Small-subunit ribosomal RNA, 5' domain from an uncultured bacterium, 480 nucleotides, folded computationally. RNAcentral holds the full RNA, with entries from ENA and SILVA.
Context: one part of a larger RNA
């Protein structure tokens, strides 16, 4: 000097930040991912017209359902991890949806499954059979400039249409751009009361996997390979830009912000996919919790709120998608606890009031006294004065582009009000700024260190007076 702090006293307003550091303990309840009828078939309610009053036709478009993109990003936490995890600088054997920009197509077929319908099974969750029926779902034939495989010479491989007719998609392929993988230099903590570690271990050779190198698997063959320049083993720890301090050098330290990286109840595992081995997605295992007809199910806030608990200690089960950005769509829109805002806390910082002037016969009162007086003290009361900030009360925004405003009847203007609503905390023994009385009598008690206190205690407690800082002031913790 400085904190994400806590605690005690106190407390008036604003403005901008921060706000579970402990138990990555367990969670009630609501929200935090959808979206698209211009991809498809089906179609309820209502509403118009017709009716033989049983219905039909038509518009409309609800829950669901197939398909498409997105659910991999946003957001959260720091358990693990000492490592190519991270920070820097570099490699070469790699993909890369959606976007740009080039070039070339976008033909002829075929069968199915949901949904629906009937039967049925179950307490539930959720099934089971038979039966219809679309597609941009699935498959096949044809094409092949480019394009994969080959030395050739041959072989392989592709689409999808929609509508309001204007576009918007489909395939292949080249390059970009963006992301992402993987290598390798260096640098990135304590312990040697941890001295030896290492068989897939280190290296060849072939194969296999992968997007893609490589013991990454795997077959043989060698017999290596690390290691006081500290391997191994253990303990601690996310990593960085920063951030405290500090004249630096350096210590320390990684809240908030931003960048990477790991994790989503614990373990293990794959599928889908351009991307996961996937926080709100599948499967199996444990432990927990619930629901049950006991035969079997359901569930994972370290997403925003919130509740128990622990804890010295950390907020509203709030409004809005108006702005910024994301997701889906041709759009209109719809979703978005991202975000924007608002609520709580003096937690920080920083601005601002609690009045100004003028008042001596220096009142009263209260301490102190050598009993004269001094101090409190221009303080006070009065006089004259202003209205910041509060409060009424009237206007009223920018943020928004033509329209759309949560914030918010905010912020700001104007006018009214009356000194009116607004000050305390900790010190006075020395270090260290500031001293008398009283009580108390080594007790009661302070105390950071030197020490005070056993009968005149500037050191204990109280009381006038001083001194310091001020909406906070002491204390306590850590760091420098």
């Nucleotide at each position: 000097a400085a904190c994400g702090a806590a605690c005690g006293c106190u407390g008036g307003c604003g403005g901008c930040a921060g706000g579970c550091c402990u138990a990555a303990c367990a969670c009630a309840u609501g929200c935090a991912a959808g979206u698209c009828g211009a991809a498809c078939g089906a179609g309820a309610a209502g509403c118009u017209u017709c009716u033989u009053c049983g219905g039909a036709a038509g518009u409309g478009g609800a829950c669901a359902g197939u398909g498409g993109c997105a659910g991999a990003c946003g957001g959260g936490u720091g358990a693990g991890u000492a490592a190519c995890g991270c920070g820097u600088g570099g490699g070469g054997a790699u993909c890369u949806g959606c976007c740009c920009a080039g070039a070339g197509g976008u033909u002829c077929g075929g069968g199915a499954c949901a949904a629906c319908c009937a039967u049925u099974g179950g307490a539930a969750a959720c099934g089971a059979u038979g039966g219809c029926u679309a597609a941009u779902a699935c498959c096949g034939g044809a094409u092949a400039a480019g394009c994969c495989c080959g030395c050739a010479a041959g072989g392989g491989g592709a689409a999808a249409g929609a509508u309001u007719u204007a576009u918007c998609g489909c395939c292949u392929u080249u390059g970009g751009a963006u992301g992402a993988a993987c290598c390798c230099g260096c640098g990135u903590a304590g312990g040697a009361u941890u001295a030896g570690c290492u068989a897939g271990u280190u290296g060849g050779u072939g194969a296999g996997g992968u997007a893609a190198u490589g013991g990454c698997u795997c077959a043989c063959c060698a017999a290596g390979g690390c290691g006081a320049c500290g391997a191994u083993c253990u303990u601690u720890a996310g990593c960085u830009g920063g951030u405290c301090u500090g004249a630096g050098a350096g210590g320390a330290u990684g809240a908030u912000c931003a960048g990477c990286c790991a994790c989503a109840u614990u373990g293990g595992g794959a599928c889908u996919g351009a991307g996961a081995c996937a926080c709100g997605g599948c499967c199996c295992a444990g432990a927990c919790u619930c629901c049950u007809a006991c035969g079997g199910g359901a569930g994972g806030c370290a997403g925003c709120a919130g509740u128990g608990g622990g804890g010295a200690a950390u907020a509203u089960u709030g409004c809005g998608c108006a702005a910024u950005g994301g997701g889906g769509g041709a759009a209109a829109c719809c979703c978005u606890g991202a975000c924007g805002c608002a609520g709580c806390c003096a937690u920080g910082c920083c601005g601002c009031g609690u009045g100004a002037g003028u008042g001596a016969c220096g009142a009263a009162g209260g301490c102190c006294u050598u009993a004269g007086g001094g101090u409190u003290g221009u303080a006070a009361a009065g006089c004259u004065c202003u209205u910041u900030c509060g409060c009424u009360a009237g206007g009223g925004a920018a943020g928004a582009u033509a329209a759309u405003g949560a914030c918010g009847g905010u912020a700001c203007c104007u006018a009214g009000u009356a000194a009116a609503g607004a000050a305390g905390c900790c010190c006075c023994g020395g270090c260290u700024a500031a001293c008398u009385c009283c009580g108390u009598g080594c007790c009661a008690g302070c105390a950071g260190c030197c020490g005070c206190g056993g009968u005149a205690a500037u050191a204990c407690g109280g009381a006038g007076g001083g001194g310091g800082c001020u909406a906070g002031c002491g204390u306590u913790g850590u760091u420098c």